A computed fold for a 174-nucleotide RNA from a bovine gut metagenome, annotated as Lysine riboswitch aptamer. Its Rfam family is "Lysine riboswitch aptamer". The literature on the family includes a 2003 paper in Cell by Mandal et al., "Riboswitches Control Fundamental Biochemical Pathways in Bacillus subtilis and Other Bacteria". Rfam links the family to the GO term lysine biosynthetic process. The sequence is in RNAcentral, with records from MGnify.
[in-house]
RNA sequence: GUAGAGGUUGCGUAUUAGAAGAGUAAUCCAUUGGAUGUUUCAGGAGACAUGGGAAAAUGGAUGAAAGGAUGAUACGCCGAAAGUAGAUCUUUCCUGAUGAGAUAUUUACUUGGGCAUAUGGUUAAUAGCCAUAUGACUGUCAUCUGACUUUUUGAAGUUUAGAUGGUGAGCUAC
Repeated sequence: GUAGAGGUUGCGUAUUAGAAGAGUAAUCCAUUGGAUGUUUCAGGAGACAUGGGAAAAUGGAUGAAAGGAUGAUACGCCGAAAGUAGAUCUUUCCUGAUGAGAUAUUUACUUGGGCAUAUGGUUAAUAGCCAUAUGACUGUCAUCUGACUUUUUGAAGUUUAGAUGGUGAGCUAC
C1' cells in the first nucleotide's frame, strides 16, 4: 500500500409507513380584566399591535408542525462513527451575562463493540441521546495451563477449553 474480519441489536445517511408529540402550540368567539405586549435574562434604541381593549385567567369551536425513536427498503462503510473543550460564523440593532440552539471549517483530547443498571443533563416522555461509574458478554492480540491432531519426539497447528493482562495509529492475509 491492497484486500478482509468483529455484529442478524456493528456504524452512518436517505426515502417511506403508522404511533407518539396532542386535543398541545396557534387562530377565532364569549366572559372577567383594564395597560401593556412582541428576544434566554437585564438595560438602551427602533419597528409593529393596542381604550374600536394589551398582558393574564376561564369556557367553547377549529386544530397543526419540528426534532427524536420504531418498522421496512435502498445506499455508503469498519474511526465505521460518537463525544468533550477552544477558535471563527449566526441568533432584529447596541452593551453586559455563567444564556440557548443550529450549520460549516479547524485545533487538541477521549472511546475496540454492543447490552444492562445507577446518578446527572437533554427531551412531551419512564422512548432515545450525552457524561460518569459498575457489571457481565463479545471481537482481537500477548502470556500460561490442559485436551486433540501431526510429527524427524526438537516441536508445530487458521483446532478446542480455561485463567490473567492489554486495546483500533489496533488485528489477519499478501